[in-house]
RNA sequence: CAUGCAGGACAAGUGAUCGCGGCUGCAAGUGUCGAAAGACCGCAGGUGAGGAAAGUCCGGGCUUCAUAGGGCAGGAUGCCGGUUAACGGCCGGUGGAGGAAACUCUAAGGAAAGUGCAACAGAAAGCAAACCGCUGGGCUAGCCCAGUAAGGGUGGAAGGGCAGUGUAAGAGACUACCGCUUCUCUGGUAACAGGGAAGGCAGUGUAAACCCCAUUCGAAGCAAGACCGAAUAGAAGCGUUGACGUGGCCCGCCAGCUUCAGGUAGGUCGCUAGAGACGGUUGGCAACAGCCGUAGUAGAUAGAUGAUCACUCGCGACAUAACCCGGCUUAUCGUUCUGCUACAUCA
RNA sequence: CACCACUAGCUCAUUUGGUAGAGCACCUGACUCUUAAUCAGGGUGUGCAGGGUUCGAGCCCCUGGUGGUGAA
Numbered sequence: 001c002a003u004g005c006a007g008g009a010c011a012a013g014u015g016a017u018c019g020c021g022g023c024u025g026c027a028a029g030u031g032u033c034g035a036a037a038g039a040c041c042g043c044a045g046g047u048g049a050g051g052a053a054a055g056u057c058c059g060g061g062c063u064u065c066a067u068a069g070g071g072c073a074g075g076a077u078g079c080c081g082g083u084u085a086a087c088g089g090c091c092g093g094u095g096g097a098g099g100a101a102a103c104u105c106u107a108a109g110g111a112a113a114g115u116g117c118a119a120c121a122g123a124a125a126g127c128a129a130a131c132c133g134c135u136g137g138g139c140u141a142g143c144c145c146a147g148u149a150a151g152g153g154u155g156g157a158a159g160g161g162c163a164g165u166g167u168a169a170g171a172g173a174c175u176a177c178c179g180c181u182u183c184u185c186u187g188g189u190a191a192c193a194g195g196g197a198a199g200g201c202a203g204u205g206u207a208a209a210c211c212c213c214a215u216u217c218g219a220a221g222c223a224a225g226a227c228c229g230a231a232u233a234g235a236a237g238c239g240u241u242g243a244c245g246u247g248g249c250c251c252g253c254c255a256g257c258u259u260c261a262g263g264u265a266g267g268u269c270g271c272u273a274g275a276g277a278c279g280g281u282u283g284g285c286a287a288c289a290g291c292c293g294u295a296g297u298a299g300a301u302a303g304a305u306g307a308u309c310a311c312u313c314g315c316g317a318c319a320u321a322a323c324c325c326g327g328c329u330u331a332u333c334g335u336u337c338u339g340c341u342a343c344a345u346c347a
Numbered sequence: 348c349a350c351c352a353c354u355a356g357c358u359c360a361u362u363u364g365g366u367a368g369a370g371c372a373c374c375u376g377a378c379u380c381u382u383a384a385u386c387a388g389g390g391u392g393u394g395c396a397g398g399g400u401u402c403g404a405g406c407c408c409c410u411g412g413u414g415g416u417g418a419a
Base pairs, nucleotide, nucleotide: 004340005339006338007337008336009335010334012312013311014310015309016308017307018306020048021047023045024044025043026042029041031040032039033038050318054329055328057327058326059325060324061323062221063220064219065218069250070249072247074217075216076215077214078213079093080092081091082090083089094108095106096105097104098103109212110211114210115209116206117205118204131152132151133148134147135146136145137144138143160178161177163175164174165173179201180199181198182197183196184195185194186193187192225269226268227267228266234260235259236258237257238256242254244252245251277294278293279292280291281290282289283288313316348417349416350415351414352413353412356371357370358369359368364402373389374388375387376386377385395411396410397409398408399407
């Protein structure tokens, strides 16, 4: 020292004028709108969309259902440890895969609990198997019998691999190494890694096939729900049937439930001070946790950010909150900072 | 909030297995004075896109895109 890799910051900026929303403080009258509840109008000060606000994929906070129970079904996760309110997230590590490396990805429990699937090719793909070949014998220009599974062919995969001894030819039949099974030792919290001994020893793959195992899940959702104002229209059916906890059962609890029809199109709360943000410090490899301090930073409800002018340069992409938060995924014009690896160069 | 679809020019089939089919339409030839009809033959294709599992994916899984149905 990158056109490689990993991590971070910004997301056009500055100034002026007019306009828009909300908060805080002051002021306020027989004001405006309204049937009411209630809302608005003045002055001053501060403030006003994102890194993804998107997707609605996960997890919760919060609200209601009675006092929220127990199994089944169904769903989710799936190596080990840690973190967190929780998670399918994040951090660290192990195994595996990719890459020259830095690094990146991982859907990573079980095939000896059972069931299923594997076309075509091939002799043969679950209880095995002999097409070519090799050896021995019989017989004759070719056939039959016996042995064999080392060699060849098929295939993604063929009843361990490779090199020898041995054999009629071969074969774990035997030997060394590798692999597999059992036992054991060392390191590590563990996943796992390394070593030793014994045994000739084991039936392919697939669980993002059904399934088994371990852990976990009450339902519905801010259009949840609470209050105020206004309005008054009920009819029919069932009668311990039924509603609710529910997808179903037990159990529990309540006494009403179902269908059709009518009215309510108003207002306020929920609605923003948080499992929060920023800074410092302690512990930790880190994610993160503890302690101390600082600031007060959108709450609309037909939905607020607009317009004009001047200057600068990175010439402006993807794109605008609607109860809130922690993540994941997707889209994206560019500028800049830090570190690592390779080639090359220098000392 | 729940669910469904995407394949030839059009309308539709397809259980992880012969690695893509049918009807209509289109093209060529025959027949006919010519056309149509009829007969014979033939092309129909990134299976919405990308990634993954598997020996192998239109089909199974994940992510994204387009379109639709129902409830509240």
Predicted 3D model of RNase P RNA and transfer RNA as a complex of 419 nucleotides. It holds a member of the Rfam family "Bacterial RNase P class A". About the family: Ribonuclease P (RNase P) is a ubiquitous endoribonuclease, found in archaea, bacteria and eukarya as well as chloroplasts and mitochondria. It is annotated as a ribozyme. The coordinates come from a structure-prediction model, not an experiment, and the mean pLDDT is 75.